[in-house]
Order: sequence, then structure tokens, then C1' cells
RNA sequence: CUUAUCCAGAGUGGCGGAGGGAGCGGCCCGUAGAUGCCACAGCAACCGGUUUCGCCGCACGGCGAAAUGCAGGUGCUAAUUCCGCCUCCGGAAACGGAGGGAAGAUAAG
Repeated sequence: CUUAUCCAGAGUGGCGGAGGGAGCGGCCCGUAGAUGCCACAGCAACCGGUUUCGCCGCACGGCGAAAUGCAGGUGCUAAUUCCGCCUCCGGAAACGGAGGGAAGAUAAG
């Protein structure tokens, strides 16, 4: 940089000691110890593996679909990516709904 996904799911213990949730605003979390690090446990199923089926006439090999959590490679385990921006619809407003976008995260290339 490209493509796909982001309203589901999954926490205990130890260390440590002040900020943390990317950034800005809001709103939350946090000395009843957060964020972080480590260990173990778990979630998920992007890649890989395995099995079954279909197709490429058979085999080999390949492609596609489904299933499977596998001593594999990652990822994740507060809040929808916590919310926000733009357009449209409803509404007096608060706010709600639909669509689109920016930024970000993860995977594969």
C1' cells in the first nucleotide's frame, strides 16, 4: 500500500504504584490498586492443519464448499472500535433509526 472484518465471545493470580481508555472533545475506568508486565486459563476462527463432499475424466495435484480447536502462526479477553463527523427520516427538544465517511485495530498478501 491492497483486500477482508470490527453491535458476538472470553479472567484469575502474581509484580507494581498513578494515571489510563491511540489521538482531540465527551463520557467512563482507577489507591476497594486501574493502565502496564509476567504466569496460567479462556475466547475467536484471519492464516495453517485435518476430515467430508463437489468440480477439473481417474491417480497426483489444484480449486470451491462445509465441518473440526487441532501440542501450528497471529490476535483478543471494561464499555459497539465506549460515543463523536456528514446526509436522510422521525421528534418541540432530549434523543432514536437508516446510510455513508475519517481515523484506528486485527489478519492475509
Molecule: SAM riboswitch aptamer (S box leader)
Organism: soil metagenome